[in-house]
Context: one part of a larger RNA
């Protein structure tokens, strides 16, 4: 890891409810005792006792009533069968579904490991310094001092055994449950070892590291209290039928746990009280909107009041394009503004609607982490796969198609079987079922990502100008006169710069001048004419597709690919394909009605977690039963045949060698693949 075996709601007693029995205003016996062969059983005594048979009130009491109260009033509680057994659902005590804690307390064993101290032993190769003392001499008044010897001190110095663990390298299912290899430190010492002995669990010892107290010590180890407690975690075993949630509220030393209620089932009781459409009646104060309240804010008018200047000895006054109260005009804003006010939602009552409900009273639950989407909204940044309400859908508990792939998006709910049809979303050039046709667009592979913003891309519509009395461009040609306006300035002559500029005139036209030049003129130009040319021509405004704008990390990699100029987009048409929807054939089941009670129509319904209700198989024993099977071969085990909706059941071969049971009951150590399950085998 595999097989195989074990491996979890049990049993007492209590209460509740519900099923079947009994009896029934009464039900029923405990303990114990008789009878029988009998201690299993059965039957018979045993009425103690318990439950019922009346409640009311704190009681006295009263009594189909009672209590309150003055109360003949209103109100509270009462007044319509129970009781015993079995089975079965749930609760409560009790280990109460099984496994799992770190822990807590007891009484015990340890110091052969280790601390530490106690006794008594024992090691510590060689070398190296070479301290006091002592000797001798110097040296002194003597002493201190000094030099030579001799001497052997030192937690003295270098290194072996020996102890130790600082560095690295190895080892990491090791040679080893701590070691190896180099390199290193201590090696007369607070030294190293050897027997022997002493202390110990809230205690010892500790040169202290919370270290050691026998290979895991912030309280050891054994047993015992113990099946301690676990609002946590994992695990719970056969089938099939019917229904079917929740992830909210309110309380909670509550928040990943819990009451109650909501939302599920199921019984009984009601009898259509429920729902939906249609109209009728109504209560709102949201959206939109408004400014008539409360506030906010732009602009105008007036302009109290202030600033600021001027006046004045001062008061007074006078100016103002500053700021600005009220007033008032005109456009605004607002969850906590409303003068007004919808949809839709609620609520009452009427009509209709047909097969789904509603309501009470009872048993049983689960559920209390939800998620995304759409809309309405708050928070955030009008961020988040972000948080928090609200309404609706989906997941959750939903399989099936479609979005290439994807819980929560689109489509649509799967009883079961068919090599039969028709649709939905989404498709119809190949992957890959199915397609054409018409009218237009788009050139950007746009399509098949992206914004402010850009721009003679291009369709389409709308409008203005100007235009066969010739527009627009483009060429030829004119663009003159006063006057070099004035003023300023060295100079200002159309063209530094002030000032007038609607200046006069001559003209087809021509600015007191667009724009380049010049020191100032000069020159070139435009405006503005006419000629040439021959039909459009110059702008707004909207609207459709496209363009730019456009930079990420292995590799095209923003259509799923292929590759499409239609196989892209818009817009008509008509037709296919397409799923477990729908039809259609056949089959089951479960409800409901038809009641002709049969298994027969008909009409509906059978996704489904958590739970809730029904029905059944199958194991082991046991009873009644088959005058039952079985060495002519029991269970059991391999392979096959056959039945049943399923659990499963019957049956043949071989194996196998001695038990096995149909049907009707009964009782339970009653179904395993999962707990890092427990034990053995591989």
């Nucleotide at each position: 890891g595999c097989c195989u075996g074990c491996g979890a709601g049990u049993u007492a007693c209590c209460g509740u409810a519900u099923g079947c029995a009994g009896c029934g205003a009464g039900g029923u016996u405990a303990a114990g005792g008789g009878a029988u062969a009998g201690g299993a059983g059965u039957c018979c005594c045993g009425g103690a006792g318990c439950c019922g048979u009346a409640g009311g009130g704190a009681a006295a009491c009263c009594g189909a009533g009672u209590c309150u109260g003055a109360a003949c009033a209103g109100g509270g509680c009462g007044g319509c069968a129970g009781u015993u057994g079995c089975g079965u659902g749930c609760g409560g005590u009790a280990g109460a579904c099984c496994c799992g804690a770190a822990g807590c307390c007891a009484a015990g064993u340890g110091a052969u490991c280790u601390a530490u101290c106690c006794g008594c032993g024992u090691c510590c190769a060689g070398g190296c310094u070479g301290a006091a003392a002592c000797c001798u001499g110097a040296g002194u008044a003597a002493a201190a001092u000094c030099a030579g010897g001799c001497g052997g001190a030192g937690g003295g110095c270098c290194g072996a055994a020996c102890c130790u663990a600082a560095a690295u390298c190895c080892g990491c299912u090791g040679a080893a449950a701590a070691g190896g290899g180099u390199u290193g430190g201590g090696a007369u010492g607070a030294g190293g070892u050897g027997c022997g002995g002493a202390u110990c669990g809230g205690a010892g010892u500790g040169a202290a590291a919370g270290g050691c107290u026998a290979a895991a010590c912030a309280a050891a180890c054994u047993u015992g209290g113990a099946g301690a407690u676990a609002g946590c975690u994992g695990g719970c075993a056969c089938u099939c039928c019917c229904c079917g949630a929740a992830a909210u509220a309110g309380c909670u030393u509550u928040a990943g746990g819990g009451c109650u209620a909501g939302c599920c089932u199921u019984g009984c009781a009601c009898g259509g009280a429920c729902c939906g459409c249609c109209g009728c009646g109504g209560a709102g104060g949201u959206a939109a909107a408004g400014c008539a309240c409360u506030g906010g804010a732009u602009g105008g008018a007036u302009g109290c009041g202030g600033g600021c200047c001027c006046u004045u000895c001062a008061c007074c006054g006078g100016g103002u394009a500053c700021c600005a109260a009220g007033u008032u005009c005109a456009a605004c804003c607002a969850a906590a503004c409303u003068c007004a006010g919808a949809a839709u939602g609620c609520c009452g009552g009427g009509a209709c609607g047909a097969a789904a409900u509603a309501u009470g009273c009872g048993g049983g639950a689960g559920u209390c982490a939800g998620a995304c989407u759409a809309c309405g909204g708050c928070u955030g940044a009008u961020a988040a796969g972000g948080g928090c309400c609200g309404u609706g859908g989906u997941c959750g508990a939903g399989a099936g198609g479609g979005a290439a792939a994807c819980a929560g998006c689109c489509c649509g709910g799967a009883c079961c079987g068919c090599c039969g049809g028709c649709u939905a979303a989404g498709g119809u050039c190949c992957c890959c079922a199915a397609g054409a046709c018409g009218c237009g667009c788009c050139a950007a592979g746009u399509g098949g990502g992206a914004a402010a913003g850009g721009a003679a891309g291009u369709g389409c519509g709308a409008u203005u100008g100007c235009a066969g009395a010739g527009a627009c461009a483009g060429c030829c040609a004119g663009g003159a006169g006063g006057u070099u306006g004035g003023c300023u300035u060295a100079g200002a002559a159309g063209c530094a710069g002030c000032c007038a500029u609607a200046c006069c005139u001559u003209c087809a036209a021509a600015g007191a001048g667009u724009g380049c030049g010049u020191a100032a003129c000069a020159g070139c130009u435009c405006a503005c004419u006419g000629g040439u040319c021959g039909a459009g021509u110059a702008g707004u405004c909207g609207u459709g597709c496209g363009c730019c704008g456009a930079c990420a990390a292995u590799g095209u990699a923003a259509c799923g690919g292929g590759g499409c100029u239609a196989a892209g987009c818009g817009c008509g048409u008509c037709a296919c394909c397409g799923a477990a929807g729908c039809c259609g054939c056949g089959g089951c089941a479960c409800a409901g009605c038809g009641c002709g009670a049969g298994a027969c129509g008909c009409u509906g319904u059978g996704g489904g977690u958590a739970g809730g209700g029904g029905a059944g198989c199958a194991u082991u024993c046991c009873g009644c039963g088959u005058a039952c099977g079985g060495a002519c071969g029991a269970a059991g085990g391999c392979a096959g045949g056959g039945c049943g909706g399923g659990a499963g059941c019957c049956u043949u071969g071989c194996u196998g060698g001695a038990c096995g049971g149909a049907g009707c009951g009964g009782a339970a150590g009653a179904g395993a693949g999962g707990a890092u399950g427990c034990a053995g085998g591989c």
A computed fold for a 682-nucleotide part of an RNA from a bioreactor metagenome, annotated as large-subunit ribosomal RNA, domain II.
The prediction has a mean pLDDT of 86.
It matches the Rfam family "Bacterial large subunit ribosomal RNA". Gene Ontology terms of the family: structural constituent of ribosome and ribosome.